[in-house]
The RNA shown here (transfer RNA) has 73 nucleotides and comes from Endomicrobium sp. It matches the Rfam family "tRNA". Rfam classes the family as a transfer RNA. The organism belongs to Endomicrobium, within Bacteria.
RNA sequence: GGGUAGUUAGCUCAGUUGGCAGAGCAUUUCUUUUACAAGGAAAAGGUCGUAGGUUCAAAUCCUACACUGCCCA
Numbered sequence: 001g002g003g004u005a006g007u008u009a010g011c012u013c014a015g016u017u018g019g020c021a022g023a024g025c026a027u028u029u030c031u032u033u034u035a036c037a038a039g040g041a042a043a044a045g046g047u048c049g050u051a052g053g054u055u056c057a058a059a060u061c062c063u064a065c066a067c068u069g070c071c072c073a
């Protein structure tokens, strides 16, 4: 340099045909226990990598860029 996969909550990851942004773990509160752990209930936590475009409507489609992994040279 060329090709390819990926970027979503603190971490690991879903998100199907464009239509309310989610799960597990972690955190906080309550409950349970003599206490801790485990269990149960609830809460908080997101500019969906950046910018632009298409659309009534974009995490999702299109373009460029940034970063990471892999392959080729």
Stems, first nucleotide, its partner, number of pairs: 001072007010025004019056001027043005049065005